[in-house]
Source information: Bacterial small signal recognition particle RNA from a Phycisphaerales bacterium, 86 nucleotides, folded computationally. Rfam family: Bacterial small signal recognition particle RNA. Rfam classes the family as a non-coding RNA gene. Clan: SRP clan.
RNA sequence: GCCCGGUGCACGGGCGUGCCCGUGAACCUGGUCAGGGCUUGACCGCAGCAGCCAUAAGCGGCGUAUGCCCGGUGCUGCCGGUGUCC
Repeated sequence: GCCCGGUGCACGGGCGUGCCCGUGAACCUGGUCAGGGCUUGACCGCAGCAGCCAUAAGCGGCGUAUGCCCGGUGCUGCCGGUGUCC
């Protein structure tokens, strides 16, 4: 020097977790509640469907951070050996 093994760092792939964003409940979440309903002599009020808004669980992301696993991918790397050549 070569070969083999191990290891560090990066890269590629897989599986999770966190963050951010999006989406997201006929009813069994909340807010606001048209209409209509109830109540009142009337006003006020009460409950509250649809709609809208916010979200839960969930789902998603050519995002991001991180953990684990794999890799005949790599490096001015490092360590080792019963091996081989000079």

Taxonomically the source falls in Phycisphaerales (Bacteria, Pseudomonadati, Planctomycetota, Phycisphaerae). It was read from a public genome assembly, where an Rfam model found it.